[in-house]
RNA sequence: CGAGUUGACUGGGCAAUCGCUGUCUGAGUACGUGCGCUACGGCAUACGGCUCGGAGGGAGGAAAGUCCGGGCUCUACAGGACAAGGUGCCAGGUAACGCCUGGGAGGCGUGAGCCUACGACCAGUGCAACAGAAAACAUACCGCCGAUGGCCGCUUGCGGCUCAGGUAAGGGUGAAAAGGUGCGGUAAGAGCGCACCGCGUUGCUAGUAAUAGUCAACGGCAUUGUAAACUCCACCUAGAGCAAGAUCGAAUAGGUUCCCAUAUGGUGUGGUCCGCACUCGGGAGCGGGUUGAUCGCUUGAGCCUACGCGCGAGUGUAGGCCUAGAUGAAUGAUUGCUACUCUUUAGAGUACAGAACCCGGCUUACAGGUCAACUCACAAG
RNA sequence: GGGUUGUUAGCUCAGGGGUAGAGCAGUGGACUUUUAAUCCAUUGGUCGAGGGUUCAAAUCCCUCACAACCCACCA
Repeated sequence: CGAGUUGACUGGGCAAUCGCUGUCUGAGUACGUGCGCUACGGCAUACGGCUCGGAGGGAGGAAAGUCCGGGCUCUACAGGACAAGGUGCCAGGUAACGCCUGGGAGGCGUGAGCCUACGACCAGUGCAACAGAAAACAUACCGCCGAUGGCCGCUUGCGGCUCAGGUAAGGGUGAAAAGGUGCGGUAAGAGCGCACCGCGUUGCUAGUAAUAGUCAACGGCAUUGUAAACUCCACCUAGAGCAAGAUCGAAUAGGUUCCCAUAUGGUGUGGUCCGCACUCGGGAGCGGGUUGAUCGCUUGAGCCUACGCGCGAGUGUAGGCCUAGAUGAAUGAUUGCUACUCUUUAGAGUACAGAACCCGGCUUACAGGUCAACUCACAAG
Repeated sequence: GGGUUGUUAGCUCAGGGGUAGAGCAGUGGACUUUUAAUCCAUUGGUCGAGGGUUCAAAUCCCUCACAACCCACCA
């Protein structure tokens, strides 16, 4: 220098002018509410409003998708059973998770490294189209054999038929055909027997465990795949969502139609039942009114630094910091210099993208740039 | 902001693991003087996109894209 892997960061910069929206603050005003004084003319202030200033703050790493998990709020309490849904190697982290960390097993890569929904089909059930003889306690199409039995021929212990039948070695079909190689064996064959390899079971050893073992013994091998098929096992889950919910204010016709029920009922209650609470109504539609204000609302499982513990995710202690809070919804525009890119000498543009109750994750989008650690290959000195 | 559903032929929809269908529309023919209707034949599909599970995916799972609908308060 080339090709890569992993992790982290950044997301145009500076200045001036003019705006937008909150916060704090100064002056003025006496407009609203309240308190006080009064000679009833006013005077004074607290809060709010208005006007004019000053200071300081103002989108993200994904604010996105809404895919998971939690906080928060309401459903009286959040109880039991069933149903339904979710997760799924082991251990740990966490408020919790389907997330993260470490480890195991399997797979990919020369390597650094990367990927994996990875419990159980001898509890049961289902499915395996077409092709093929046969698709799961299997089967005989071609082939091989026909020892044994049958039939025929005769040379009387041989030959033939391939009839009964045997065979899973070979061919062919298929995604998949019921361990592999060799030797023996046989009529031909076959774990039928043996050796090695593979597989399984039990024990032992190591490990918290998943699991591993150049360990030991046993089993001829015994039921293929599929659970992102029903299911089984283990664990988890009540429902709705800030348009939740609370307070104040304004306005209207407390109207009307249909249905259900009337106490063994109804409502809360959501898929069902039980339990519990309340006590007369409940549901659907049509019609009517408002389109306001305040709280919830941003101090939080918060951020930064140091030290301790831990391989790590994290966690503990101490110190420091406050960093949008809008609601018909602000966070912008212009100019100058400059960085980069594209057209070409002057313009254009600045990746993806815009908070809406708040956090932890995942996923997806993303121009360009920076840093650290590591791997492979080659050349030159 | 929150929630729910859908995407299959030009249009409206079936199909819910075994290789893609119906009606209408289109094209050609028959019938008719001609048109319509009717009859016969026929064309047309990335099953919204990408990945995974499986021997096999429109169908099951995941991620994305697009579209539609619902949700304020009072009585």
Molecule: RNase P RNA; transfer RNA
Organism: Candidatus Anaerobiospirillum pullicola